[in-house]
Overview
c-di-GMP-I riboswitch aptamer from an Anaerolineaceae bacterium, 77 nucleotides, folded computationally.

This record gives sequence, C1' cells and structure tokens, in this order.
RNA sequence: AACUCGAAAAGGCAAACUCAUCGUGAGAUGGGGACGCAAAGUUAUGGAUCUGCUCCGCAGACCGCCAAACUGCUGAA
Repeated sequence: AACUCGAAAAGGCAAACUCAUCGUGAGAUGGGGACGCAAAGUUAUGGAUCUGCUCCGCAGACCGCCAAACUGCUGAA
C1' cells in the first nucleotide's frame, strides 16, 4: 500500500395496509405508512408467475420470484 471479514454512523429505497387518480384487468403514478433491502440501483434478455382477448396464438403486467448483462456507498477492532 492492496485485498478479505466486519461493528457503528451518515445517506438511500420502501412490503402489507390506506387515500386519490389512471387502466377491462394484471397493475401504474402520487400522498400517508414501514415489513424488510447493499444492489429492494438500471435493463422485460431467459425462465417462473399474473392479466386480457377473437385462446395451437397474440397483446400486456411484474426485476421486493430465480437467473443474466451493466453500474455501484461507508469501513472501527
């Protein structure tokens, strides 16, 4: 000097539920609210799941389900 582990602190996100608006729907956005999260950051790329329809299919939703790609904070003993 670098790496691993890792306490604490700062900052970040925000499940259920609820109110308003939008959507046939899955759901989305905003307010309230915190169960949790170091990628609970980004991308629907693969799978899963979910919705609608004129259902061998087509059009959608969802990354806080699992993968993948890209990016990424602090650091006591």
It matches the Rfam family "c-di-GMP-I riboswitch aptamer". Rfam links the family to the GO term cyclic-di-GMP binding.
The source organism's lineage runs through Bacteria, Bacillati, Chloroflexota, Anaerolineales and Anaerolineaceae.